Predicted 3D model of a 72-nucleotide RNA (transfer RNA) from an Anaerolineae bacterium. It matches the Rfam family "tRNA". Rfam classes the family as a transfer RNA. The RNAcentral record of the sequence draws on ENA. The coordinates come from a structure-prediction model, not an experiment, and the mean pLDDT is 80. Lineage of the source: Bacteria > Bacillati > Chloroflexota > Anaerolineae.

[in-house]
């Protein structure tokens, strides 16, 4: 330096341009209970950053950032 992949919640991942962006496990409230880290119901969190296309973009392009790989 040059190609390729990846970037969504506190982790691990899903998500055909159009329905309130969704699981498991984590956090917290309540409720069970001797107690509880076990068991029931609930809640609160999120599209890497900036353009661009589009009636509509987490999905498509374009740049920047970061990660991981490959080439010389």
């Nucleotide at each position: 330096a040059c190609c390729c992949c990846c970037g969504u919640a506190g982790c691990u991942c899903a998500g055909u341009g159009g329905a309130c962006a969704g699981a498991g496990c984590g956090u917290u409230g309540c409720c069970c209970u001797c107690c509880g880290g076990a068991g029931g119901c609930a809640a609160a969190g999120g599209c890497a950053c900036a353009g661009g296309u589009u009636c509509g973009a987490g999905u498509c392009c374009u740049g920047u950032c970061g990660g991981g790989g490959g080439u010389g």